[in-house]
Molecule: small-subunit ribosomal RNA
Organism: bacterium
RNA sequence: AGAGUUUGAUUAUGGCUCAGGACGAACGCUGGCGGUGUGCCUAAGACAUGCAAGUCGUACGGGAUUUUCCCGCAAGGGAGAAUCCAGUGGCGAACGGGUGAGUAAUGUGUGGGAAUCUGCCCUCGAGACGGGAACAACCCAUCGAAAGGUGGGCUAAUACCAGAUACGGUUUCUGUGUGAAAGCGCGGAAAUCAAACGAUGCCCUCUGCUUGCAAGGUAUCGCUCGAGGAUGAGCCCGCAUCCUAUCAGCUAGUUGGUGGGGUAAUGGCCCACCAAGGCUAUGACGGGUAGCUGGUCUGAGAGGACGGCCAGCCACACUGGGACUGAGACACGGCCCAGACUCCUACGGGAGGCAGCAGUUAGGAAUAUUGGGCAAUGGGCGCAAGCCUGACCCAGCGACACCGCGUGUGGGAUGACGGCCUUCGGGUUGUAAACCACUGUCAGGGGGAACGAAGUGUACCGGGGUAAAUAAUCCCGGAACGUUGACGGUACUCCCAGAGGAAGCCACGGCUAACUCUGUGCCAGCAGCCGCGGUAAGACAGAGGUGGCGAGCGUUGUCCGGAUUUACUGGGCGUAAAGGGCGUGUAGGCGGUUUCGCAAGUCAGCCGUGAAAGGCAUCGGCUCAACCGAAGCAGUGCGACUGAGACUGCGAGGCUCGAGGGUGGGAGAGGAAAGUGGAAUUCCCGGUGUAGCAGUGAAAUGCGUAGAUAUCGGGAAGAACACCAAUGGCGAAGGCGACUUUCUGGCCCGCUACUGACGCUGAGGCGCGAAAGCCAGGGGAGCGAACGGGAUUAGAUACCCCGGUAGUCCUGGCCGUAAACUAUGGACACUAGGUGUGGGGGAGUUUUCUCCUCCGUGCCGAAGCUAACGCAUUAAGUGUCCCGCCUGGGGACUACGGCCGCAAGGUUGAAACUCAAAUAAAUUGACGGGGGCCCGCACAAGCGGUGGAGCAUGUGGCUCAAUUCGACGCAACGCGAGGAACCUUACCAGGGUUUGACAUGACUAGGACCGGUCGCGAAAGCGGUCUUUCCCGCAAGGGACCUAGACACAGGUGCUGCAUGGCUGUCGUCAGCUCGUGUCGUGAGAUGUUGGGUUAAGUCCCGCAACGAGCGCAACCCCUAUUCCUAGUUGCUACCAGGUUAAGCUGAGCACUCUAGGGAGACUGCCCGGGUAACCGGGAGGAAGGCGGGGAUGACGUCAAGUCCUCAUGGCCUUUAUGCCCUGGGCUGCACACGUGCUACAAUGGCGCGCACAAAGGGUUGCGAAACCGCAAGGUGAAGCCAAUCCCAAAAAACACGCCUCAAUUCAGAUUGCAGGCUGCAACUCGCCUGCAUGAAGCCGGAAUCGCUAGUAAUCGCGGAUAAGUACGCCGCGGUGAAUACGUUCCCGGGCCUUGUACACACCGCCCGUCAAGCCACGAAAGCUGACUGUACCCGAAGUCAUUUUAGCCAACCCGCAAGGGAGGCGAAUGUCGAAGGUAUGAUCGGUGAUUGGGGCUAAGUCGUAACAAGGUAGUCGUACGGGAACGUGCGGCUG
Repeated sequence: AGAGUUUGAUUAUGGCUCAGGACGAACGCUGGCGGUGUGCCUAAGACAUGCAAGUCGUACGGGAUUUUCCCGCAAGGGAGAAUCCAGUGGCGAACGGGUGAGUAAUGUGUGGGAAUCUGCCCUCGAGACGGGAACAACCCAUCGAAAGGUGGGCUAAUACCAGAUACGGUUUCUGUGUGAAAGCGCGGAAAUCAAACGAUGCCCUCUGCUUGCAAGGUAUCGCUCGAGGAUGAGCCCGCAUCCUAUCAGCUAGUUGGUGGGGUAAUGGCCCACCAAGGCUAUGACGGGUAGCUGGUCUGAGAGGACGGCCAGCCACACUGGGACUGAGACACGGCCCAGACUCCUACGGGAGGCAGCAGUUAGGAAUAUUGGGCAAUGGGCGCAAGCCUGACCCAGCGACACCGCGUGUGGGAUGACGGCCUUCGGGUUGUAAACCACUGUCAGGGGGAACGAAGUGUACCGGGGUAAAUAAUCCCGGAACGUUGACGGUACUCCCAGAGGAAGCCACGGCUAACUCUGUGCCAGCAGCCGCGGUAAGACAGAGGUGGCGAGCGUUGUCCGGAUUUACUGGGCGUAAAGGGCGUGUAGGCGGUUUCGCAAGUCAGCCGUGAAAGGCAUCGGCUCAACCGAAGCAGUGCGACUGAGACUGCGAGGCUCGAGGGUGGGAGAGGAAAGUGGAAUUCCCGGUGUAGCAGUGAAAUGCGUAGAUAUCGGGAAGAACACCAAUGGCGAAGGCGACUUUCUGGCCCGCUACUGACGCUGAGGCGCGAAAGCCAGGGGAGCGAACGGGAUUAGAUACCCCGGUAGUCCUGGCCGUAAACUAUGGACACUAGGUGUGGGGGAGUUUUCUCCUCCGUGCCGAAGCUAACGCAUUAAGUGUCCCGCCUGGGGACUACGGCCGCAAGGUUGAAACUCAAAUAAAUUGACGGGGGCCCGCACAAGCGGUGGAGCAUGUGGCUCAAUUCGACGCAACGCGAGGAACCUUACCAGGGUUUGACAUGACUAGGACCGGUCGCGAAAGCGGUCUUUCCCGCAAGGGACCUAGACACAGGUGCUGCAUGGCUGUCGUCAGCUCGUGUCGUGAGAUGUUGGGUUAAGUCCCGCAACGAGCGCAACCCCUAUUCCUAGUUGCUACCAGGUUAAGCUGAGCACUCUAGGGAGACUGCCCGGGUAACCGGGAGGAAGGCGGGGAUGACGUCAAGUCCUCAUGGCCUUUAUGCCCUGGGCUGCACACGUGCUACAAUGGCGCGCACAAAGGGUUGCGAAACCGCAAGGUGAAGCCAAUCCCAAAAAACACGCCUCAAUUCAGAUUGCAGGCUGCAACUCGCCUGCAUGAAGCCGGAAUCGCUAGUAAUCGCGGAUAAGUACGCCGCGGUGAAUACGUUCCCGGGCCUUGUACACACCGCCCGUCAAGCCACGAAAGCUGACUGUACCCGAAGUCAUUUUAGCCAACCCGCAAGGGAGGCGAAUGUCGAAGGUAUGAUCGGUGAUUGGGGCUAAGUCGUAACAAGGUAGUCGUACGGGAACGUGCGGCUG
């Protein structure tokens, strides 16, 4: 620091996802040791049991037990001590500990403040006098199951009460100083307010009794009043402190005042009265969520998230309410009441509150021991010893986290075994192991052994204070002795032994580090995203190997990061999401120039604060580290003071350039109202006139003989304003178009001596706002949703046509939306130009002209900007200010709620759920019922066919034991097959066989092999028999071959052509396909290759940011057409000679033909014309002329095209069978369908007879002459020929003559019968041929469709390949030999350029909506139900307060001798307030709900075809109506 993922590729936008860090975690697998931390995040659910707050006898009385002493004979009594018990009393229990429910402010953080209190503690001052009356305990009686009470009696105090005193305090009144006041200081008067001669120790100076006590003294601890301090607490203020506006208004004690009450204290805190205020867009009120902070995690930071442990504050203690006591509470382990729950009960009543420590249960993914100790630290009480302390210190459990250590170290290669892989050679695991040498951490065994302890007690010593005191006591110090450790015999250390006891987890397709095999076969499964898996899976599972981390490793969850993806730092809005439809203007924000002042912002210095812990850096302590300590820094903040004065602000005063004004001109469809006009349309009337008109792609509906259309005249009505007209003008936008008048807004220009910042923007608000639509009233010519009809169509709820209602128009009122668009908010300033145009002004040689200038409106362009397209002084450039808006796609221009509307609907505007994208611009292709140019037997023009018949052949289908397999549009179908009777043969049935029909190696035994022969058998085969050895070697033995057995292996036309090679088809013999360098572009890519010409051609020329090059084209090769040379047999025969019935037959010759080798020839070379050129047109010559004709030759690539059955080959399958052999059958089966052919349908013919002319081939398992036989097929025969020699061999059509005469025939030949021939082991299934006989369909072929442009089509025969035989097929050969092409509109295919695109497995593409099915979430809904809350009323506990009452009860004080009374208290009653509860009625938020609505998702459902191309009616926005559905139509707008 980035990466993956949208595309064929690219750039951008944009979301999703990943790599990092963290955790109070949990889960899976695994687990050696130690240290330090940490551990119910859920049910603030419920809790058994134990413990968590007591202590003081130096405050007091009593009881019990033990014990000492005294008296006593004893019983017993007295005094004392120790321990225990409860009680009175004091202090504490308000701390410590827990939890986070509530709380959005009565809280917290930070900084300030004034009207307060403060037990224990400290300092200072003053004091503590003299009295009194009770109540517990205890005793007696009594009630109750219990808890607990009641009555009577006794008693103490540091308990209680009244009185005295008052240094002083408080209250009232008052004087005075100071001060602005509040207040503060110093006085005066009146009233009022205390206490514990208490405890303990010691002493005898004073006094008394007399040997030690007491009064007393003294010390310590206490007590009272007051002043101050410290600490703690209460209260007030500023600022900060989550989400929601789909919460916009809230408020009656509410806001303030006066008076009072209350409190420690201010205050509406409370009350009475008075006033009517207070809060709110800087977010009141309401709703949701939440304890706050120091800090923690993350981050470069700014931020974001969090608030567990530790620390500060707050709140709470079963739920709600309440007070009491007290210095302090409205009180976790106190009280009262109400409620819920649990427990006890004798049913009458009672008891309880773990959110203390353990522990239980429940919940949950999940969180520990009913441990030890007060040794330390701290707390309470106490004079103290000490007691208490689940605070705390320790231990236990958990890898929960962090940190540390170990599981060994070195050597060790024939690189062992095993595993895995393998191209079978080997590689890898791997120095890893074994083995050798060593070490000794941790764990284990044994020995030693801490720090943490400071104190405290006892007696003593020294010093000091108080004191009468050398008592006593207190303080400080010293030394001695005794004594205190839960952890724990732990840390640490020494010894012993021995590599011994100690490694796993995850991953390995990319991101992301790490690869193979096997299994599986869209299954099982994986997955964070992209995505893997459908037979070769580096992605599943296992294994081997590898990578990463390591006592852990992964997964899940959550937070931050990456994410500049909420953008302060640090984003955007023309087309990606995003500019408000437009204006006006409120709040607010921002604001020209200058002077002075102030000092709020700002800046600087300094002070206070910012707790500790934490962070950072340094040093130090545990062996290191984690952890801990010390001292320092930081803590960006807040407050006070002092200062600065640039900038902002504020105040005051100026200025004129912003803004406005004055004045003189100007243009304009700017707005409103009234009026006027002509053209056109329709209608009405009349004339002329007659059969049509209208309409369309074509028609029809419609109109018309009742007279239309056409035409002329007249009239009526409504709407809109041709030309002018523009790329023009005006307006804020919507929008505005005949003319005139009136009223009226804005704008521009010139001049200016006025005002003096008056400005810009603008949340809300207000106004305007096309079309459609709504309400009311008019109007209605044309047009025209809906609707009716006619067409079209598969349908046609459309497009087209004929009609036609709302509406369109006017007036008034609503609606408030549009692609309301420049898809571009407003204002100001600045930043090259060029060229039009509208309005105004100025200048110039007064000109149809030019120049300057201001405002407007266009186009083109520099810099710059932009993802690109593009924008570019009318910015999308550079800046400032203000407003609006955006944050992935869908859901959703939706739902709910609010507001508006008569309605339609508008506005504001979510979520669940779902997807891994959606999107913009540009690129290359492909495509278009887009355009341009150009080719091709592509069409057209022609000739002949196919499709109909019969037959042949191939295919489908059907059949079958099998009908083997492959090929399937063109580009499968007379194709693989260039030839299935057996064989072939792969198929079927049956019979056999298992090292095999075939290859190689190796072992054992035997034997040559071969050949003959016998039996069984359908054959294969099985069994028998006869004969017989070869080579090397002296031999043993070896080799070759064969047989038998056994082993490696053979074999497979079994599967996969979608694992492959090779070969082939096709586009297409089309003219294309690319590269290097350069250039352009961010890039994909472009350029070159486009353009203008030309060509058969990317052929060539010219031009050009391109210049060159490669594969293709062409040429080079072959055949053919002319000719020459060479050669001259088997070919040829002109001359000569011979010769035959004839014949190059013979001699001879090689001239000619021919043969086959080499040359020549054609190149737009020449001429004319056109053209820059390439080239084109014409011509000459020439056998041939513009590539002469034909062939071979097939670019980059496409179709997962074809072939595993030619061959080769990976993998899989098979191995007494899917191999091999054999016999027979099948591949030939036949209701049908299709393709390719043959033969025909006849007279351009058929038949008969006669008679000519080829080329190219083949031939020794062969061609086979002559001759003879047969009607013929053929047979006999054998000459010749290994072939320019001989043979096949006749060519046929043609030509000549004759017959047939239009007929299913003298056409046609299928079918069938009989008789034959040939091949072959064998023609039954199932060959070919011949003769005779038979003589079918068929009389030229529907829709449709094929071939061919010249020696071509058509027609005629000939040959060859195919190992016997078997072509109508195939491959070749020649003979005869046409017609037509105007032309490129159309069909098909193709090439180039261009355009659009939502296509890119590329139009056989993409894609929309209804319907049907399944699943999911959501809305509505009669209701049902819950939570929370408001209002009104009822009832009203406890309790405070109040006061009125007081019949009851009462010790302290007063009166009184007493009885009794008074004061006062208790209790009771009443009233106010008041929790829970009840009644009624609302608000808000949920849950559920028959039914209903749309939505989303889901390999292969239905209907159509809306959109993307001109998408076949351009699309789209708003609106209205209609329709199964996409949609259609009307009106207006937009161009995307």